A computed fold for a 73-nucleotide RNA from Cydia pomonella, annotated as transfer RNA.
The sequence is in RNAcentral, with records from Ensembl Metazoa.
The source organism's lineage runs through Eukaryota, Pancrustacea, Allotriocarida, Pterygota and Cydia.
The prediction has a mean pLDDT of 80.
[in-house]
RNA sequence: GUCUUGGUAGCUCUGAUGGUAGAGCACUGGGCUAGCGAUCCUGUGGCCGUGGGUUCAAGUCUCACCCAAGACA
Numbered sequence: 001g002u003c004u005u006g007g008u009a010g011c012u013c014u015g016a017u018g019g020u021a022g023a024g025c026a027c028u029g030g031g032c033u034a035g036c037g038a039u040c041c042u043g044u045g046g047c048c049g050u051g052g053g054u055u056c057a058a059g060u061c062u063c064a065c066c067c068a069a070g071a072c073a
Stems, first nucleotide, its partner, number of pairs: 001072007010025004019056001027043001029041003049065005
C1' cells in the first nucleotide's frame, strides 16, 4: 500500500428480508436476614465509531474517513 472482518449500555454480546434497539453481568431502590452473602421484585443507563447520501422511514443499504485484528505484497 491492497484486501477481509469487526466497532451497538460500564463489560460480554443479540438485533432474518430497512419499520424506530434488547439479553446476561454490573449498578439504583425495595423484600428476605440480627447482619452479610445468595435469592426474589423493581428501576436507571446506548440514537448504534465520525460525517455525508438514498428513503416516508437507516443499527441495517451506500460513500468517505477514524480505530482494532488478520491476510497478501